[in-house]
Predicted 3D model of an 86-nucleotide RNA (transfer RNA) from an Acidimicrobiia bacterium. The coordinates come from a structure-prediction model, not an experiment, and the mean pLDDT is 82. It was read from a public genome assembly.
């Protein structure tokens, strides 16, 4: 320096242009239980809100499109391999 692969909630991850976070963990509440485990239900990205609900969100800025995690440019970091090392 050039090539490939990758950055998504607390964790692992899913969707490859059409509701982002399926699924499972974990975590909160409840229900069983003298009691706890196990089980069973709820809910669980951020933020405002009493609630209904509303806005944002896929590493960072731009760009096509009616719509982007997804497709181009550009730039940050990871891993891997290749050069290059007086």
């Nucleotide at each position: 320096g050039c090539c490939c692969g990758g950055g998504u909630g607390g964790u692992g991850g899913a969707a490859u242009g059409g509701c982002a976070g399926a699924c499972a963990c974990g975590g909160u509440g409840g229900a069983c239980u003298c009691a706890a485990a196990a089980u069973c239900c709820a809910c669980u990205g951020a933020u405002c809100g009493c609630a209904a609900g509303a806005u944002c969100g896929u590493g960072g800025g731009g760009g096509u499109u009616c719509g982007a995690a997804u497709c181009c440019c550009c730039c940050c970091c990871c891993g891997g391999g290749c050069a290059c090392c007086a």

Rfam family: tRNA. Rfam classes the family as a transfer RNA. Rfam describes the family as follows. Transfer RNA (tRNA) molecules are approximately 80 nucleotides in length. Gene Ontology term of the family: triplet codon-amino acid adaptor activity.